[in-house]
This is a predicted structure of a 357-nucleotide RNA (Bacterial RNase P class A) from an Actinomycetota bacterium.
RNA sequence: GGAGCCGACCGGACGGCCGCGAUCCGAGAGGAUCGAGGAAAGUCCGGACUCCACAGGGCAGGAUGCUGGGGAGAAUCCCAGGCGCGGCGACGCGUGGACGUGCCACAGGAAACACACCGCCGAUGGCCGCGAGAGCGGCACAGGCAAGGGUGGAACGGUGCGGUAAGAGCGCACCAGCGUCCGGGGUGACCCGGGCGGCUCGGUAAACCCCAUCCGGAGCAAGGCCAAGCAGGGACAGGGCGGCCCGCCCGAUGUCCCAGGUAGGCCGCUCGAGGCGCCGGGCGACCGGCGCCCCAGAUAGAUGGCCGUCACCCGCUCCGGCGGGAACAGAAUCCGGCUUACAGGUCGGCUCCUCAC
Repeated sequence: GGAGCCGACCGGACGGCCGCGAUCCGAGAGGAUCGAGGAAAGUCCGGACUCCACAGGGCAGGAUGCUGGGGAGAAUCCCAGGCGCGGCGACGCGUGGACGUGCCACAGGAAACACACCGCCGAUGGCCGCGAGAGCGGCACAGGCAAGGGUGGAACGGUGCGGUAAGAGCGCACCAGCGUCCGGGGUGACCCGGGCGGCUCGGUAAACCCCAUCCGGAGCAAGGCCAAGCAGGGACAGGGCGGCCCGCCCGAUGUCCCAGGUAGGCCGCUCGAGGCGCCGGGCGACCGGCGCCCCAGAUAGAUGGCCGUCACCCGCUCCGGCGGGAACAGAAUCCGGCUUACAGGUCGGCUCCUCAC
C1' cells in the first nucleotide's frame, strides 16, 4: 500500500423568538423543571402485574434439546468450550437419537439388505469347426462378474500384493471407519494411546417416530373505585273502591331511599430485575461494594415551527461564495431478549498478500 474478518458507537451542535403536554410554586398575571428511540417498529419468544379456573391419576397435544457456566429457579437469550463442515487465515455456520416405517427432484441400470446401460469373462453347460484321441480354435446362447467407463450432491470402504476364466474383503498387509476392553487427561461434552473383533455400515427427524425435561386460560380495552341521565324496585304523599274505619287496587305526576351500572371521572400509571461513575472479583457472560441521579406519562393522543451562526453531503463557481439536501422511524402498563429497517460518519482489535528498511 492492497484485500478482508470481528466488535463498539454517533445519528447534527449552540443561541434567540413563538407554541404544545406533565409536575410543582403562585390569589392571579405568570414562573421553574422535565418532555421519544437505538430501534419507541415487527409482536417472534420469556417474565412482572391483574382477573378467571383449579381434588387426584392417565391419554392426547405443544415447546425445548452437545457440555459447563451466567441470567430473574425465564427466554428461539448471553458467555466459554467440545465435535462436524467451509475458509490459506482472522473467522463463519451447524448441534439429542437413523433401531423401525416413509421419502430422496433431474440424471442414472440401480437412491439402499437391491441392481447391470457400456463393459470384462465365458472356467462350467450349449452350438460350430478341426482332430484317431487327449484336446485345440471359434460364437457369445445359457450364465458368471462388478475391476474399469458413464449418471449424480451422494453409488454399499481406500491403496497394494496374492488370487481368478474374469472378478470380488475371496485371502493378507497397511490406512480410514465401527464395536468392545484397558490405561491416561478433562467438572463435562469429549480427547490421546494401546489390545482384540467381525470385515464396512448412504442421507433425511422444521417426515412419522423414540428418549429426556417442561407446560391452565385471558390480557392494562387486564382489573378496581366513584357515578349523572333513562329504565327498574321500595316507602310516603296522592288517586280509586266506600257513608266512615280497616283493608284491597293503582301509583302517570311529586319527594326520599335502594340495587346494578351507561356516559363521564379517578386509580392502575410509571422508582424500576432503574441509570451513571469509581473500586474489587471473573478468560468471559456477569457479579459484589461505595457514591451520585430521578429520566415522558398523553387519552384521539404533547414532544413542534421560524430565524441566526457553525459543522456534514451534493452541484455550480469568476475560488470571494451561491443554491440545494440531510436516513430509518416515532412512546401508549412495564421489563429481559431476538429479528428487521437505517443517509452519512467515528473508533478499536485481528488476518492474509505485496513492497521498503
Its Rfam family is "Bacterial RNase P class A". It is annotated as a ribozyme.